[in-house]
RNA sequence: GCUCCCAUCGUCUAGCGGCCUAGGACGCUGGUCUCUCAAGCCGGAAACAGGGGUUCGAAUCCCCUUGGGAGCG
Numbered sequence: 001g002c003u004c005c006c007a008u009c010g011u012c013u014a015g016c017g018g019c020c021u022a023g024g025a026c027g028c029u030g031g032u033c034u035c036u037c038a039a040g041c042c043g044g045a046a047a048c049a050g051g052g053g054u055u056c057g058a059a060u061c062c063c064c065u066u067g068g069g070a071g072c073g
Base pairs, nucleotide, nucleotide: 001072002071003070004069005068006067007066010026011025012024013023018056028044029043030042031041032040049065050064051063052062053061
């Protein structure tokens, strides 16, 4: 230098053009329960790497950039 793969709550992940107001688990947090703590139960906050394009509509398709990984030279 070239080619390919990946990027979603703090962490692990679901999603495969419209049902999404982005769901779940763990964690965090409020309440409940308890003599207290934990567990259980009921709530809450929290994410689409950035920019552009296609489309009536994009987390999802395309391009560029950024970061990570693999291969070739």
This is a predicted structure of a 73-nucleotide RNA (transfer RNA) from a Candidatus Fraserbacteria bacterium. Rfam family: tRNA. The family's RNA type in Rfam is transfer RNA. The source organism's lineage runs through Bacteria, Bacteria candidate phyla and Candidatus Fraseribacteriota. The same sequence occurs in records of 3 taxa.